RNA sequence: ACCUUAUCAAGAGCGGCGGAGGUAACAGGACCGAUGAAGCCGCAGCAACCCGGCACGGAAUGUGCCGAAGGUGCUAAUUCCUGCGGUUUUAUCCGGAAGAUGAGGA
Numbered sequence: 001a002c003c004u005u006a007u008c009a010a011g012a013g014c015g016g017c018g019g020a021g022g023u024a025a026c027a028g029g030a031c032c033g034a035u036g037a038a039g040c041c042g043c044a045g046c047a048a049c050c051c052g053g054c055a056c057g058g059a060a061u062g063u064g065c066c067g068a069a070g071g072u073g074c075u076a077a078u079u080c081c082u083g084c085g086g087u088u089u090u091a092u093c094c095g096g097a098a099g100a101u102g103a104g105g106a
Base pairs, nucleotide, nucleotide: 002105003104004103005102006101007100008099013043014042015041016040017039021032022031023030026083027082028081029080044075045074046073049071050070051067052066053065054064055063056062079098084095085094086093
């Protein structure tokens, strides 16, 4: 890098190094940034995918509740919004694509 599957409207930031970009890519918008962007490091936190416990259940790879030591992840804005399709006068709404993350696989 590829395949399968679940989730993506909630939640959670300070410090040090760094020094101009950043919000995945392309395009359009809208934003963030010298009152310090990306990236790296430290500490803190959020969440509950993996994980542990309990209950229900004939059972399940099922459902619910609780927990947070460990493995990941995350800590501006819905995945910042739109792009394709359906619906609609429009707006909206629904779905898809793409992407992100987890778990499993090859």